Background:
The RNA shown here (transfer RNA) has 71 nucleotides and comes from uncultured Ilumatobacter sp. Rfam family: tRNA. Gene Ontology term of the family: triplet codon-amino acid adaptor activity. The family's RNA type in Rfam is transfer RNA.

[in-house]
RNA sequence: GCGGCGUAGCUCAGUUGGUCAGAGCAUCCGGCUCAUAAUCGGAAGGUCAUCGGUUCGAACCCGAUCGUCGC
Numbered sequence: 001g002c003g004g005c006g007u008a009g010c011u012c013a014g015u016u017g018g019u020c021a022g023a024g025c026a027u028c029c030g031g032c033u034c035a036u037a038a039u040c041g042g043a044a045g046g047u048c049a050u051c052g053g054u055u056c057g058a059a060c061c062c063g064a065u066c067g068u069c070g071c
C1' cells in the first nucleotide's frame, strides 16, 4: 500500500435502503420429575466498531478513523 472482517456474554444470519434487528448456545423464570439430567414454554440481553456525510428514511450507500486477519 491492497483486500476481508467488526451485529446480544459466545458463534453467526440479515446487503439490490423502509416492514420487527434475528437464530442457536449460554443466563434467568416456569412446566414436567421424588429429585437431577434431558426436554418443553417464556423472559431479559444490542447506541449493528467510532465519527461524519448522502437520503424523507441507513446495520445496509459514501468518506475518514480504530481494531483484527491475510497478501
Stems, first nucleotide, its partner, number of pairs: 001071006009025004018056001027043005049065005